[in-house]
RNA sequence: CUCCGACAAAGGCAAACCCGCUGAAAGGCGGGGACGCAAAGCCACGGGCCUACAGUCCUUUCGGGGAUACGGUAGCCGGGCCGCCGAA
Repeated sequence: CUCCGACAAAGGCAAACCCGCUGAAAGGCGGGGACGCAAAGCCACGGGCCUACAGUCCUUUCGGGGAUACGGUAGCCGGGCCGCCGAA
């Protein structure tokens, strides 16, 4: 340095849910709270999934419906970058 991940050590993050804020929504942010996580640290490059404001198509009972990301998800997977410790 690389691989690997313990009934080790020091710690770290924080699901659901609740409250507040924000967004058309998915979701995000803050506080509380822990389901879990050896990268559940960071990055939307590829795939998947979620949402559909705007635009578009259909219909029109003026209601609505369909497809679609420029939106999102890193705690869906792959990939990239950085990283604590050191048993087998």
Predicted 3D model of an 88-nucleotide RNA (c-di-GMP-I riboswitch aptamer) from a Chloroflexota bacterium. Taxonomically the source falls in Chloroflexota (Bacteria, Bacillati). Its mean pLDDT, the model's own confidence on a scale to 100, is 90. It was read from a public genome assembly, where an Rfam model found it.